[in-house]
RNA sequence: GGGCCUGUAGCUUAGUGGCUAAAGCAUCGAGCUUAUACCUCGACGAUCGAUGGUUCGAGUCCAUCCAGGCCCA
Numbered sequence: 001g002g003g004c005c006u007g008u009a010g011c012u013u014a015g016u017g018g019c020u021a022a023a024g025c026a027u028c029g030a031g032c033u034u035a036u037a038c039c040u041c042g043a044c045g046a047u048c049g050a051u052g053g054u055u056c057g058a059g060u061c062c063a064u065c066c067a068g069g070c071c072c073a
Base pairs, nucleotide, nucleotide: 001072002071003070004069005068006067007066010025011024012023013022018056027043028042029041030040031039049065050064051063052062053061
């Protein structure tokens, strides 16, 4: 330098163009317990890597960047 893949909550992931973006773990609170853990209930959490474009409508489609990974030279 060329090609391909990935980027969504603190972490791991889901998410046919049609919603108020969903879950598990973690964290916090309450219940339970002599107490801790387990268990139950609840809360907290993302402007979906960035900027534009298409569309009535974009996490999803397109373009250009950014970051990471793999392959080729």